[in-house]
RNA sequence: GCAGAGUAGAAUGUUAUGCGUUAAGUGCCGGGUGUACAGGGAGUUGACAUGCGGACGAAGAGAUAACUCGCGGUGUGACAUUCGCAUCCCGCUGC
Numbered sequence: 001g002c003a004g005a006g007u008a009g010a011a012u013g014u015u016a017u018g019c020g021u022u023a024a025g026u027g028c029c030g031g032g033u034g035u036a037c038a039g040g041g042a043g044u045u046g047a048c049a050u051g052c053g054g055a056c057g058a059a060g061a062g063a064u065a066a067c068u069c070g071c072g073g074u075g076u077g078a079c080a081u082u083c084g085c086a087u088c089c090c091g092c093u094g095c
Base pairs, nucleotide, nucleotide: 001095002094003093004092009083010082011081012080013079014078015077016076017075018074019072020071021070028054029053030052032050033049034048035047039090040089041088042087060069061068062067
């Protein structure tokens, strides 16, 4: 000098188990607070979490019942696949 590896995490699928179906949740807009970002350092207008305000908005059915079958851009766990530090410096591996 050239090439490369590696994290948190993200997306999709399968599955299990919840929640809602008396509409929460998800998604959208504005703003507040906080957190994290590969082995070390720095780190955004990006990411995530959590309050507040605003707009929008739905699929229920069966059963005497226990419940059952659905529905929701629904929560969480497990597994599989894919992607993966915004960026900068140093380090690591190979040549």
Predicted 3D model of a 95-nucleotide RNA (THF (Tetrahydrofolate) riboswitch aptamer) from uncultured Eubacterium sp. The organism belongs to Eubacterium, within Bacteria. Its mean pLDDT, the model's own confidence on a scale to 100, is 78. Its Rfam family is "THF (Tetrahydrofolate) riboswitch aptamer". About the family: Tetrahydrofolate (THF) riboswitch was first reported for Ames et al. as an RNA motif in 5' untranslated (5'-UTR)regions of folate transport and biosynthesis genes in Firmicutes genomes. Rfam links the family to the GO term tetrahydrofolate metabolic process. A reference for the family is Ames et al. (2010), "A eubacterial riboswitch class that senses the coenzyme tetrahydrofolate", Chem Biol.